A computed fold for a 475-nucleotide part of an RNA from Adansonia gregorii, annotated as small-subunit ribosomal RNA, 3' major domain. The organism belongs to Adansonia, within Eukaryota.

[in-house]
Context: one part of a larger RNA
Parts: sequence; structure tokens; C1' cells
RNA sequence: UGACGAGGGCCCGCACAAGUGGUGGAGCAUGUGGUUUAAUUCGAUGCAAAACGAAGAACCUUACCAGGGCUUGACAUGUCGCGAAUCCUCUUGAAAGAGAGGGUACCUUCGGGAAUGCAGACACAGGUGGUGUAUGGCUGUCUUCAGCUCAUGUCGUCAGGUGUUGGGUUAAGUCCCACAAUAAGUGUAACCCUUGUGUUUAGUUGCCAUCGUUGAGUUUGGAACCCUAAGCAGACUAUUGGUGAUAAGCCGAAAGAAGGUGAGGAUGACGUCAAGUCAUCAUGCCCCUUAUGCCCUGGGCGACACACGUGCUACAAUGGAGGGGACAAAGGGUCAUGAUCCCGCAAAGGUGAGCUAACUCCAAAAACCCGUCCUCAGUUCGGAUUAUAGUCUGCAACUCGCCUGCAUGAAGCCAGAAUUGUUAGUAAUAGCCGGUCAGCCAUACGGUGGUGAAUUCAUUCUCAGGCCUUGUACA
Repeated sequence: UGACGAGGGCCCGCACAAGUGGUGGAGCAUGUGGUUUAAUUCGAUGCAAAACGAAGAACCUUACCAGGGCUUGACAUGUCGCGAAUCCUCUUGAAAGAGAGGGUACCUUCGGGAAUGCAGACACAGGUGGUGUAUGGCUGUCUUCAGCUCAUGUCGUCAGGUGUUGGGUUAAGUCCCACAAUAAGUGUAACCCUUGUGUUUAGUUGCCAUCGUUGAGUUUGGAACCCUAAGCAGACUAUUGGUGAUAAGCCGAAAGAAGGUGAGGAUGACGUCAAGUCAUCAUGCCCCUUAUGCCCUGGGCGACACACGUGCUACAAUGGAGGGGACAAAGGGUCAUGAUCCCGCAAAGGUGAGCUAACUCCAAAAACCCGUCCUCAGUUCGGAUUAUAGUCUGCAACUCGCCUGCAUGAAGCCAGAAUUGUUAGUAAUAGCCGGUCAGCCAUACGGUGGUGAAUUCAUUCUCAGGCCUUGUACA
């Protein structure tokens, strides 16, 4: 100087407390361990692995296994030789591939050339092979915590100290005052984006009125409103009362759409964990080279006594069923979205209007409201499982897809020890959309708006962190 301490002091955080909803019990989905397997490819393993890489494993993907094949190779450059290549037909094969036959161009100085294919020899290609403890780059975590440093000066023999400490204050090493320190950098804050208010400009496809309609819409007029999207304004402790040291600030008040960082996001210092990643990529070294490379078919990544994590659905009457009625935002669409009509119990199918989108379509919002049935039951709760009949995508749905009809109707009556999220338009609850995508195992992930609470007395205790101080058998 650090680190550590059931040492001390101060402070902070959904850390506790006060509420509220979960997990842990059930069924299923999904990930992991283990076991099994020809293979169940690989990585991630306390917090900080486990709906993670994977924004989508039937083939492909795919890296794994079995079998069938290739060896200058699926891919790149160079050299030599032959033939245009593409294409069509046949045989064989599970396919990859192998064999046979047919046949077609461009430029040209007629020597040849350019694509492209085949064959040969070599230089080489190739490797999701190893090492993340050789590395770059990227990322997680402490942590959006308030810290981390430096120049000059000064103190100390030196390691180092001071500044960065003290008194206040703040979300903050934020600011004020004091001080052997005076300046400075980085982080904090601000600058950026979204949202909340007003105003100016603009007015179609949007808005308002009119005409008209079953409905979609369209005629005419308007620029007030809504909305859209550019600019500007607005909040700064600015005003005021109290308090404080006449400071920084703190507590109230007014005005205001908004008040003390308005709300949310992006932004992540010096460093720590030899943290993670050689399988995104790049890369040193090592290793393979008729194989650890490459092509193909089939299988596997989907196994199943069990254990753990993350979720979905429930156990019901604040509910379930069927009927009628209402209100969003954001997003996507041309190899797409798909209205209307017909058909089917339905999934779907046929038809194919409009829309390259403020115009048209996806699109029905659902919780909610009205009235009807159910009356506390393993039930008109719950929907697993299974049988069967079908639809769709796709060469192909057996291993191993989604969806639909009919039948079946399991566990489950609110969950032990324990554990977790959350402070306001939040929790909870109920829908919608998107990416990936032929299809989809999405209950995931990312967004969007609807309805909309309770509690916080306080820092005693638990956990994590910061500053000062003290002790030390630690470095």
C1' cells in the first nucleotide's frame, strides 16, 4: 500500500420490512445432468450455465453414426493436352456416381482466342481436428457502482503519502466551505433517441361537412379540429416563504402540460474473474493428407428408471358454456397479402377484386357490457392421454410436422422445507403483431396498445456495495 475481520462509524440498493403475484405439489412444453445408444455432434456449469449459442434439427441445415463412393479433390491460383459448354435419350444404382448414343454457338489478322467441361503430373487445396492456459476481436460480471488516475509542488532514507482528507450536501469524487497543495484527464452529468404540452409550416391516401350506399365508396366544399412530420418554444431550483454558515443545498407554495435527473431507452471509467468464445470471424504452434478432407442414401441430434432449471395450462362461480353488442396501438405484405362469392360440421379447398400500401389486405381485437343456462360436484371445472376419419406444406410427414371433426376424459380441489419478481400507468390480467420460416413442434423471443391495484411506519436484523477509521500470525 492492499486484502481480510460474527472490529467500529456513516451511507446506499425491491437488501430487509409493508403489500402483491408467483415458483417449489399436478399435467404438458422446453433446456440441462445422468443413463442408454452405432450415433444420441459440439460448446455454455454458483451468482454471471440450463426457452443459453439455436431469429425456428423431417431431407437440407449437420458438425454425429452405419453403409456406398472420390483422391489435385465440393472450393482457389498456376502449367500442359483434348473437346465448345449448356442440352436430349437410354442402361445400371438407394442415391452419389458410372457407362453408351445424339446434337447445337461467338470473335478472328484463320495462327488462334474467350466462356466452359474432361483428363494428367505437381506446387497445393481442405479440416466445425487440438490448444480460449499462445492470441486478436467480441461478450458477460462486479456496475450505470462512483470511482480510477496524472503534471508540477511538497512530506518521507525508501516503499509511498498529499491532492482524492475534514465540515455540510448530492443520484453522483455532484456542488460549497476549509486545508501544502495548485491545475488537469477519464468516469458522473449534459449533448443523442422515444414519450408528455403548445405553436409555425404543410393538407393526400388522413380529418371535417355534404351526397350516396347492404357494404366497400364516391361527388362537392373546407384547413377550424384530429392526425401525420419537419422546425421552434418550454423546466433552469427561474419566482416566492422557511431553514442552512450570508454557501452548496434541503423543506414547502404559486404558476404550469410537466418540478426538482419529468418518464423510458441508448450510453458501461481504471480494472477483476488465466471468466466465456480457436464451432461467427481472424490467427501462432501442433496434428490429419486414398483421410481427422469431400459427395451421397438412411439413421441420429426427438432415446428414458430418474434428478434439476425455465415456462404454459389448470384446479373453477371475481367462473364455465352458448347468443347479441362495443372500444386499440404497433407491425407486415408482389415468387407476397389475399377481399368477395361458392363449397365443406370444421381444418381446408375453388374463385382471384383491390393493394408496390395513411388508400387495399392480414384483421376477428380479447379481457369488457347485456340477457340465458349451469349451482359447488372431480362437475357443463380441467384438459393430458388414446382410438379413428380428414386437411395443408413439402420429392418425402414411419422414426419425427402443424391443424380439424367425432369419441375418450388422466392427474389436479391452491401446493412442505424453501425460494423469487415487483414502488405507478408499475405489478397483475387479457389480446394483437413481427422476425426466423416451404411447413412447424413458438407455451419461446422481440414489440404494441387495453383494463388496472395494494403497500413502503422504518433501517433493528439478512444480503450486496461505497467511503472513513481500527487490528492483523496474510501478500
Its mean pLDDT, the model's own confidence on a scale to 100, is 81. It matches the Rfam family "Bacterial small subunit ribosomal RNA". Rfam links the family to the GO terms ribosome and structural constituent of ribosome.